[in-house]
Transfer RNA from a Steroidobacteraceae bacterium, 77 nucleotides, folded computationally. Lineage of the source: Bacteria > Pseudomonadati > Pseudomonadota > Steroidobacterales > Steroidobacteraceae. The coordinates come from a structure-prediction model, not an experiment, and the mean pLDDT is 81. Its Rfam family is "tRNA". Rfam's curators write: Transfer RNA (tRNA) molecules are approximately 80 nucleotides in length. The family's RNA type in Rfam is transfer RNA. The sequence is in RNAcentral, with records from ENA.
RNA sequence: GGCUAGGUAGCUCAGCUGGUUAGAGCACGGGAUUCAUAACCCCGGGGUCGGCGGUUCGAUCCCGCCCCUAGCCACCA
Repeated sequence: GGCUAGGUAGCUCAGCUGGUUAGAGCACGGGAUUCAUAACCCCGGGGUCGGCGGUUCGAUCCCGCCCCUAGCCACCA
C1' cells in the first nucleotide's frame, strides 16, 4: 500500500431490503427482603449510533472521503 470484517449505553452485543418512541444482558442508582451481606424481586438514570459531507419527505441502515481496531496479502535499497 491492497483486500476482508468490525466501530451502537461504562462493558459484551442485537437492530430484518430506510419509516413513526434505538434495545437486551451485565454494571450503576433507588426501593423491597434480611439481624446484616450476597442472591432473587420491583423501579430508574445513562446514547452527537466513530467523524465530515451527500442522496432522500425521512438515514444506525444507502453513497463518498477520512480516523480507529482485528485478520490476510504484498512491498522494503